Annotation
A computed fold for a 75-nucleotide RNA from an uncultured Ignavibacteriota bacterium, annotated as transfer RNA.
RNA sequence: UCGAAGAUAGCUCAAUGGUGGAGCAUUCGGCUGUUAACCGAAGGGUUGCGGGUUCGAGUCCCGCUCUUCGAGCCA
Numbered sequence: 001u002c003g004a005a006g007a008u009a010g011c012u013c014a015a016u017g018g019u020g021g022a023g024c025a026u027u028c029g030g031c032u033g034u035u036a037a038c039c040g041a042a043g044g045g046u047u048g049c050g051g052g053u054u055c056g057a058g059u060c061c062c063g064c065u066c067u068u069c070g071a072g073c074c075a
Stems, first nucleotide, its partner, number of pairs: 001071007010024004018055001026042005048064005
């Protein structure tokens, strides 16, 4: 430099163009002699950034940034 895949809650991941959810973690409560485990609830989101299309975009289109993999170039 080129190609492919990807970026969504603290972490790992969902979401057919039509109200962004789950597990773990955190906090609180229940249970227990205590802890762990288990049960319930709560909090937590600029969907990488900026535009476009659309009645409506996490999803489609364009540009950019970053990550991973592959190829290439220089030394």